[in-house]
RNA sequence: GGUGCAGACCGUGCGUUCGCGGGAGGUGAUGCCUCUCGAGGAAAGUCCGGACACCGCAGGGCAGGACGGUCGGUAACGCCGACCCGGGGAAACCCGAGGGAAAGUGGCACAGAGACUAGACCGCCGAUGGCGCGCUUCCGGCAAGGCUUCGGAAGCGAAGCCGGGCACGGCUUUCGAGCCGGGCUUGUUGGAGGCGCGCACAGGCAAGGGUGAAACGGUGCGGUAAGAGCGCACCAGCGUCGCGGUGACGCGGCGGCUGGCUAAACCCCGUCCGGUGCAAGCCCAAACAGGAUCGAUGACCCGGCCCGGCGAGAUCCAGGUAGGGCGCAGGCCGCCUCAGGCGGCCCUCCGGCUUCGGCCGGAGAGAUAGAUGAACGCACUCGACAGAAUCCGGCUUACAGGUCUGCUACGGAU
Numbered sequence: 001g002g003u004g005c006a007g008a009c010c011g012u013g014c015g016u017u018c019g020c021g022g023g024a025g026g027u028g029a030u031g032c033c034u035c036u037c038g039a040g041g042a043a044a045g046u047c048c049g050g051a052c053a054c055c056g057c058a059g060g061g062c063a064g065g066a067c068g069g070u071c072g073g074u075a076a077c078g079c080c081g082a083c084c085c086g087g088g089g090a091a092a093c094c095c096g097a098g099g100g101a102a103a104g105u106g107g108c109a110c111a112g113a114g115a116c117u118a119g120a121c122c123g124c125c126g127a128u129g130g131c132g133c134g135c136u137u138c139c140g141g142c143a144a145g146g147c148u149u150c151g152g153a154a155g156c157g158a159a160g161c162c163g164g165g166c167a168c169g170g171c172u173u174u175c176g177a178g179c180c181g182g183g184c185u186u187g188u189u190g191g192a193g194g195c196g197c198g199c200a201c202a203g204g205c206a207a208g209g210g211u212g213a214a215a216c217g218g219u220g221c222g223g224u225a226a227g228a229g230c231g232c233a234c235c236a237g238c239g240u241c242g243c244g245g246u247g248a249c250g251c252g253g254c255g256g257c258u259g260g261c262u263a264a265a266c267c268c269c270g271u272c273c274g275g276u277g278c279a280a281g282c283c284c285a286a287a288c289a290g291g292a293u294c295g296a297u298g299a300c301c302c303g304g305c306c307c308g309g310c311g312a313g314a315u316c317c318a319g320g321u322a323g324g325g326c327g328c329a330g331g332c333c334g335c336c337u338c339a340g341g342c343g344g345c346c347c348u349c350c351g352g353c354u355u356c357g358g359c360c361g362g363a364g365a366g367a368u369a370g371a372u373g374a375a376c377g378c379a380c381u382c383g384a385c386a387g388a389a390u391c392c393g394g395c396u397u398a399c400a401g402g403u404c405u406g407c408u409a410c411g412g413a414u
Base pairs, nucleotide, nucleotide: 001410004407005406006405007404008403009402010401012379013378014377015376016375017374018373020038021037022036023035024034025033026032027031040385044396045395047394048393049392050391051390052277053276054275055274064273065272066271067270068269069083070082071081072080073079084098085096086095087094088093099268100267104266105265106262107261108260121209122208123205124204125203128202129201130199131198132197133196134195135194136193137192138191139190140189141188142187143186145162146161147160148159149158150157151156165184166183168181169180170179171178172177217235218234219233220232221231222230236258238255239254240253241252242251243250244249281326282325283324284323290317291316292315293314294313301309302308330346331345332344333343334342335341336340347364348363349362350361351360352359353358380383
C1' cells in the first nucleotide's frame, strides 16, 4: 500500500423568523413578557429477563410452558465472557436449541431386493447334497454275448445301447461260409464305492455393481468354495483403567468386536416458572343522589359571651364519578448495605455575588388526544433507517454514507 476479519463510533451543518409541549423567573392573573430544555442507535419488534404496582398464595403433587456443552459474570435472563466439542475458512475469525436414539412409541417421501428383529435384483461360489457325462476298483448274474423296452401262454421274435477277439474238435457246404461242443481273452449288466468334468436345482455369501440423504464400522493384508471382525495392523466408535484439567474434555494403555438417522416428533432426565401490566396503581376530590345527628321546645347566621333579631335548614360521614395531582426522568466517576442510595467531578444554560481567579443556587423530553414542526437563506461529499409514552438489562430486525482501533493474507521499500 492493501485483501479480509473483529470491535467501537458518527450518522447533514449553520443562521433568521414563525409555531408547538415542559420548566424557572416577573406580573393581580390560567393571560402576557423574559430565559431555558425538547427523540434514537435503533425511540422499532414487544421476543426474553427484571424493577415497580395491585391481586392471589399452608405444604405436596398433577397438568402446562420455557430452557439445556463446561466454568464464570449478573438483580435476573433464552443475555455476555472465557474455554471444550463438532462444522466452515489458508489465516485473522465465523457458525452450532451443543442433555438422552443402548428405556419405550412413532416417522424415514421417491428410488431401491432391502430403510431395521435389515435385505438379496444383478453378481460371486456351489465346499456339502442333487442331476448328467467319462474313467476306474470290488462283489454278484449271464456270457461271445449282455441288458432294456415292446409283442407273445411259452420256446422265441423285433427294435435300441455296448461288445462282437483267439485258437481246438465235430457236422454241413453252393467252398464264400454256417452250425454245435468244451475252453481262453475278455464282454455286458446290476449293486456298492473312488476320481475327474459339467449344470447351477437345493444351498452358501454379501466382496463388487446398482438405488438412495442414509444400506449394519473404514482401509489394507491374510484367510476362504466364495465370502465375512473370521484373524491381524492402523483408524473411528463404545466400555474400562491411569495421567492432566475446577469442569466440559484431552492424552495413553487394555478389552469385547459395532447396537442406522430423526427428540425445533412424542417421550425420558435436569433446571426454572403464581396472575395481570403504568389504561399497573396511589392520593386529593366537585355537582346531583345517599346515610347519621341536631333543628319551629327556634338550629345556622348577626366576628367571643349575654340580651335581642332573623326564620329552615345546619353539621358530620361514606364511597370516589367529572376533574386534578403523584407514579414520571442531565452526563461521568467513586464508595456502600450495589437496578438503589450517598458523595464528588464535568458539560450547557439561567439568576445572584465577585478580590475577575472563581463561588453559590437552580434547570437539563415527559405529553395525556398526545409537543419536538414549518418557511427562507448559505455550505458541502446532497443527507439512510426511522420517532419517546413507566423504567432498566439484553436480544432481534431496519439503515445512504463516513471515521477510528486491533488482527490476518499478500505485495513493495529499508

Bacterial RNase P class A from a bacterium, 414 nucleotides, folded computationally. It was read from a public genome assembly, where an Rfam model found it. Rfam family: Bacterial RNase P class A. Rfam links the family to the GO terms ribonuclease P activity, tRNA processing and dimeric ribonuclease P complex. It is annotated as a ribozyme. Its mean pLDDT, the model's own confidence on a scale to 100, is 78.